[in-house]
Context: one part of a larger RNA
RNA sequence: UUGGGCGUAAAGCGCGCGUAGGUGGGAUAGUAAGUCUGCUUUAAAAGUGCGGGGCUCAACCCCGUGAUGGGGUGGAAACUGCUAUUCUUGAGUGCAGGAGAGGAAAGCGGAAUUCCCAGUGUAGCGGUGAAAUGCGUAGAUAUUGGGAGGAACACCAGUGGCGAAGGCGGCUUUCUGGACUGUGUCUGACACUGAGGCGCGAAAGCUAGGGGAGCGAACGGGAUUAGAUACCCCGGUAGUCCUAGCCGUAAACGAUGGGUACUAGGUGUAGGGGGUAUCGACCCCCCCUGUGCCGGAGUUAACGCAAUAAGUACCCCGCCUGGGGAGUACGGCCGCAAGGUUGAAACUC
Numbered sequence: 001u002u003g004g005g006c007g008u009a010a011a012g013c014g015c016g017c018g019u020a021g022g023u024g025g026g027a028u029a030g031u032a033a034g035u036c037u038g039c040u041u042u043a044a045a046a047g048u049g050c051g052g053g054g055c056u057c058a059a060c061c062c063c064g065u066g067a068u069g070g071g072g073u074g075g076a077a078a079c080u081g082c083u084a085u086u087c088u089u090g091a092g093u094g095c096a097g098g099a100g101a102g103g104a105a106a107g108c109g110g111a112a113u114u115c116c117c118a119g120u121g122u123a124g125c126g127g128u129g130a131a132a133u134g135c136g137u138a139g140a141u142a143u144u145g146g147g148a149g150g151a152a153c154a155c156c157a158g159u160g161g162c163g164a165a166g167g168c169g170g171c172u173u174u175c176u177g178g179a180c181u182g183u184g185u186c187u188g189a190c191a192c193u194g195a196g197g198c199g200c201g202a203a204a205g206c207u208a209g210g211g212g213a214g215c216g217a218a219c220g221g222g223a224u225u226a227g228a229u230a231c232c233c234c235g236g237u238a239g240u241c242c243u244a245g246c247c248g249u250a251a252a253c254g255a256u257g258g259g260u261a262c263u264a265g266g267u268g269u270a271g272g273g274g275g276u277a278u279c280g281a282c283c284c285c286c287c288c289u290g291u292g293c294c295g296g297a298g299u300u301a302a303c304g305c306a307a308u309a310a311g312u313a314c315c316c317c318g319c320c321u322g323g324g325g326a327g328u329a330c331g332g333c334c335g336c337a338a339g340g341u342u343g344a345a346a347c348u349c
Base pairs, nucleotide, nucleotide: 003321004320005319006318007303008302012317014200015199016198017197021193022192023191025087026086027085028084029083030082031081033080034079035076036075037074038073039072040071041070042069043068048066049065050064051063052062053061054060090190091187092186094183095182096181097180102176103175104174105173106172107171108170109153114148115147116146117145118144119143120142124135125134161168162167205246206245207244208243209242210241214240215239219235220234221233222232257316258315259314260313261312262311265294266293267292268291269290270289271288272287273286274285275284298305299304322349323348324347331342332341333340334339
C1' cells in the first nucleotide's frame, strides 16, 4: 500500500459558517459520456493461466488456446450522467402561538464580608490536632447607629431550561439570534457534507488605561518535621473585576464528527398540540420536539451501548497504523512575549 479500524486498547479537528470537490427525492421524453454487447485492429517473440505432446519422470522443450490493455466501428437504453418539461414528500418561506440562566447594552435592589466615623462596654480576641506568629488598655473582640467601596447574586433550583461549542443564574427596560408547536400560504430539490478559508472559543497569561471588598500564585512570618523550598495557621503582591486589543490552548469529555432512513417495549421530566370528560379545570388517551433512567433483538474483546445506538445501511469530512526518542529537533507560518501550529530522524527495546 491493500485492508482493518477510531466510547475505554493508536485514532473524531474544541465548535460553527462556508468555497472547491464528493454525494443527492418522485415522474415523463430525448441523448448516449459512463455502463453492457457484437465485429475488427493493435499490443514482436519468450514468459504467465488452461488443454495437449516430447526427452524413462521432473526441471527443460514443443504445439494449441486464453486472460488483460489501447484504437476503430455497429447496436442496447435498465442504472449513473447530461438536456428539456413537470411534481411535492426533502429543504426553505408565510401565518397563528406559547417556553427559555441564548447574546449585547443601560439602570436598579437586598443579604453578607472588609474598611471608616460615632455610641455602649472591658480584657481579652483570633486561630489550631495542640500551639504560636497576628490583633488588642493609643480600648480590640462583642453589640447599636451612620457612611464608603468592590465583587458575587442564598432561597426559588430540578440527571430542569437555553446555546454550535466555550458557556449562560438577583430584578427591570431597550436591541437582538435560534429552536419548538399548529396550520399548510408560497417557492419547487433550492439539499447533505465540506480539503483550503473565515469566525467563535473556559481558565491562566500578555499590552494600555481604570478598579481593588473578599479571595489569593509569588513572597514574609508561625507551626509540623530528621528535613518541610509542602499539607495547617497569621499576613500578603500579581491576578481575580471593567474597557480596548492580543493569546488560541484544556480530561475544550458523551474521552462517542455531521446528515438521512430503518429497527420491541417500560417509566420519569420540560415545551407545545389534539381527543375524551367537565359549567370550567384536574384526571385519562394520542402526536411532535427535547432531556434522563431501565431493558429486548442486535452488537461488543469485555465493560457496556441499546430509537439521544456503540444496532442495520448509505453519503461526506477528519484521524490511526508497536513502545521510547517526541508532540522533541530543524524549517515554514502565527504571536509583543509566553508560546501555538505543522512535525521528523538517528538511536534503542
Predicted 3D model of a 349-nucleotide part of an RNA (small-subunit ribosomal RNA, central domain) from an uncultured Selenomonadales bacterium.
The coordinates come from a structure-prediction model, not an experiment, and the mean pLDDT is 87.